[in-house]
Molecule: c-di-GMP-I riboswitch aptamer
Organism: Tumebacillus permanentifrigoris
């Protein structure tokens, strides 16, 4: 320096839940509590994958129904980047 990752030290991030005269069409996002985890559980939608369907196509024309990511999700799994420590 790389691989690894300790009942190690100093930090650190936060599920699910609860709150909102926040934001968004939704899924989700923020933000305050909360801690289930977490060595990248920072950062990126590249691949596959899941959630969502305003708009737009189709159908149906009585509510409605199907498809469709340009809308997400990085705590679903690869890969990309970039980082804090230092015991075997």
């Nucleotide at each position: 320096u790389c691989c690894c990752g300790a009942c190690a030290a100093a930090g650190g991030c936060a599920a699910a839940c609860c709150u909102g005269a926040u934001u968004g069409a939704a899924a989700g996002a923020c933000a305050g509590g909360g801690a289930c985890g977490c060595a990248a559980a920072g950062c990126c939608a590249c691949g596959g994958g899941c959630c969502u369907a305003c708009c737009g196509c189709g159908c149906a024309c009585a509510g409605g129904c199907g498809c469709u990511a340009g809308g997400g999700c990085a705590g679903c799994c690869g890969g990309g980047u970039u980082g804090c420590c230092g015991a075997a």